Large-subunit ribosomal RNA, domain IV from Rhizorhabdus wittichii DP58, 332 nucleotides, folded computationally. Rfam family: Bacterial large subunit ribosomal RNA. Rfam links the family to the GO terms ribosome and structural constituent of ribosome. Its mean pLDDT, the model's own confidence on a scale to 100, is 87. Taxonomically the source falls in Rhizorhabdus wittichii (Bacteria, Sphingomonadales, Rhizorhabdaceae, Rhizorhabdus). The RNAcentral record of the full RNA draws on SILVA.
Context: one part of a larger RNA
RNA sequence: GUGUGCUGAAGGAACUCGGCAAAUUGCCUCCGUACCUUCGGAAGAAGGAGGCCCCACGAUUGGGCAACCAGUUGUGGGGGGCACAGGCCAGGGGGUAGCGACUGUUUAGCAAAAACACAGGGCUCUGCUAAGUCGGCUUCAAGACGACGUAUAGGGUCUGACGCCUGCCCGGUGCCUGAAGGUUAAGUGGAGGGGUGCAAGCUCCGAAAUGAAGCCCAGGUAAACGGCGGCCGUAACUAUAACGGUCCUAAGGUAGCGAAAUUCCUUGUCGGGUAAGUUCCGACCUGCACGAAUGGCGUAACGACUUCCCCACUGUCUCCAGCACAUGCUCA
Numbered sequence: 001g002u003g004u005g006c007u008g009a010a011g012g013a014a015c016u017c018g019g020c021a022a023a024u025u026g027c028c029u030c031c032g033u034a035c036c037u038u039c040g041g042a043a044g045a046a047g048g049a050g051g052c053c054c055c056a057c058g059a060u061u062g063g064g065c066a067a068c069c070a071g072u073u074g075u076g077g078g079g080g081g082c083a084c085a086g087g088c089c090a091g092g093g094g095g096u097a098g099c100g101a102c103u104g105u106u107u108a109g110c111a112a113a114a115a116c117a118c119a120g121g122g123c124u125c126u127g128c129u130a131a132g133u134c135g136g137c138u139u140c141a142a143g144a145c146g147a148c149g150u151a152u153a154g155g156g157u158c159u160g161a162c163g164c165c166u167g168c169c170c171g172g173u174g175c176c177u178g179a180a181g182g183u184u185a186a187g188u189g190g191a192g193g194g195g196u197g198c199a200a201g202c203u204c205c206g207a208a209a210u211g212a213a214g215c216c217c218a219g220g221u222a223a224a225c226g227g228c229g230g231c232c233g234u235a236a237c238u239a240u241a242a243c244g245g246u247c248c249u250a251a252g253g254u255a256g257c258g259a260a261a262u263u264c265c266u267u268g269u270c271g272g273g274u275a276a277g278u279u280c281c282g283a284c285c286u287g288c289a290c291g292a293a294u295g296g297c298g299u300a301a302c303g304a305c306u307u308c309c310c311c312a313c314u315g316u317c318u319c320c321a322g323c324a325c326a327u328g329c330u331c332a
Base pairs, nucleotide, nucleotide: 001327002326003325004324005323006322007321008320010318011317014316019313027051028050029049030048031047036041038161052079053078054077055076056075057074058073059072060071061070062069063068080084092311093310094309095308097306098305099303100302104116105115120159121158122157123156124155125154126153132145133144134143162298163297164296165295167228168227169226172225173224174221175220176219177218178217181216182215183214187210188209192205193204194203195202196201229247230246231245232244233243256290257287268284269283270282271281272280
C1' cells in the first nucleotide's frame, strides 16, 4: 500500500447517476393499528410496553390408592447488574407514481425485466382414413402422432386476471360466398389446305365449335393485413367559435387518456413539495408523432422491476483516524 473485519467526537445523505455500501430493525407475549379493498386482504401496517432472579397467594392439566411427581397459567411483593430475547441466529419503516394482474419462466458464461408464460376473452380451421404434423424421397408410400380423443374435442392465430368498454371505414391486400357472363391450356373437333402417288392411300398444317381451376366480375368480412383529412369565414370588449361555406376521401379518430416508458419546440404554463427542484406529483390541452383485443382507461393484492419524497439509521460524506488479521514492498 492492498484486502477482510472492528470502533469513532460533532454533524447526519451535505456523498453519489442513485443511500451503492454500511448502519438501523430483528425473537416471544400483551396493547394498538390508517388510506384503500375484488371484503380474502392491506397487517408483523404504523406505534407502544414487558421479558433475569427470589418470595407469597390463586387457577388448572397429566400420572398416582395416597403421600406426592411432572407441567401450564394469573395476581401481588421484593432483589441485583452498565446491560436480563444479555452469545449465535434473527423484518428497517411509511407515502406517491409508472409498468406488469397474480405464483411462475428466461439470455448455462455481462441483461431476471416493463420481456415470455399464465387463467380468462375473441377469431378461424377440422364431421373422422378429421384438420394439423412427422415420415419417405423427388415424385408423393407404408406407417406413426393427433387419439385408444370426436366440435364442452383437437389444431392455428391474436389478446392477456378483474371492472367499465371496445367507435367509423370493405376503396387497396387477404379470406369467404357466387349453377350467369368475359378471358383461358391440353384434349375433343375437322370447314379448308399442303407434300407424295396413276390411284387406293400415306403424311403434314389447320378455321369454327367444345373445353377446368385461376383471373376479370358481383357480394360479404376488420378481436383479418390495415386506415381513421385540408382551407376559409362567423357571436354586441377582446379572445374563441356551438354555426356556415368549400375541396378531397373507403371513411375522416368516437369513449377514455394526454408534455405521457409516447411532447420535437421544452427546464411548455399553473399549482404542490424545497431556502433553492431539467427529476417527481396534480392540473391545462397547442396530441411534432395517444387511442380502443399490434386492445383503451381504471384497478385491491403481488414485484431481488422503475421514479420521487419522508422518518429512523449510519464513516456515503464534511474529513479522515485508530485497532486486528492476511498479503505486498523495504531492511535485518